[in-house]
RNA sequence: GCCCGGGUGGCGAAAUUGGUAGACGCAAGGGACUUAAAAUCCCUCGGAGGAAACUCCGUGCCGGUUCGAGCCCGGCCCCGGGCA
Numbered sequence: 001g002c003c004c005g006g007g008u009g010g011c012g013a014a015a016u017u018g019g020u021a022g023a024c025g026c027a028a029g030g031g032a033c034u035u036a037a038a039a040u041c042c043c044u045c046g047g048a049g050g051a052a053a054c055u056c057c058g059u060g061c062c063g064g065u066u067c068g069a070g071c072c073c074g075g076c077c078c079c080g081g082g083c084a
Stems, first nucleotide, its partner, number of pairs: 001083007010026003019067001028044005046057004060076005
């Protein structure tokens, strides 16, 4: 230099005919149970604003297509593999 795969919460990892982003697991917080713990069960768990209801933003970065993009297109960055 060329080719292939990947980048999504704190971590891993789904969501590929474009249609609610974050299922599921781990970690974390609160509660129940217990004399106390462990285990188990229930709830919560991206950011900003707000008293709340709710609203807006958020898939490596910057653009584009589209009514609508994690997904399609262009450029760039990073990680892994292959060829030279």
This is a predicted structure of an 84-nucleotide RNA (transfer RNA) from a Lysobacterales bacterium. The sequence was found in a public genome assembly. Its Rfam family is "tRNA". Rfam classes the family as a transfer RNA. Rfam describes the family as follows. Transfer RNA (tRNA) molecules are approximately 80 nucleotides in length.